RNAcentral holds the sequence, with entries from ENA. Predicted 3D model of a 73-nucleotide RNA (transfer RNA) from a Streptosporangiaceae bacterium. The organism belongs to Streptosporangiaceae, within Bacteria. Its mean pLDDT, the model's own confidence on a scale to 100, is 81. It matches the Rfam family "tRNA". It is annotated as a transfer RNA. Rfam's curators write: Transfer RNA (tRNA) molecules are approximately 80 nucleotides in length.

[in-house]
RNA sequence: GCCCCGAUGGCGCAACGGAUAGCGCACCUGGUUACGAACCAGACGGUUGCAAGUUCGAAUCUUGCUCGGGGUA
Numbered sequence: 001g002c003c004c005c006g007a008u009g010g011c012g013c014a015a016c017g018g019a020u021a022g023c024g025c026a027c028c029u030g031g032u033u034a035c036g037a038a039c040c041a042g043a044c045g046g047u048u049g050c051a052a053g054u055u056c057g058a059a060u061c062u063u064g065c066u067c068g069g070g071g072u073a
Stems, first nucleotide, its partner, number of pairs: 001072007010025004018056001028042004049065005
């Protein structure tokens, strides 16, 4: 250089082109407890890597770029 895979809350992951992008953990608040842990309930937290394009509608399809991983001479 070329080819392939990936990038979604703090972390780990979901999500046929169609409802307000969900789940677990963590954090926070409350309950419980003598106090904690565990458990129970609740709340918070996301420009879906960036920029364009296609579409009535894009996390999802197309193009370019950035970053990470792998392959290849």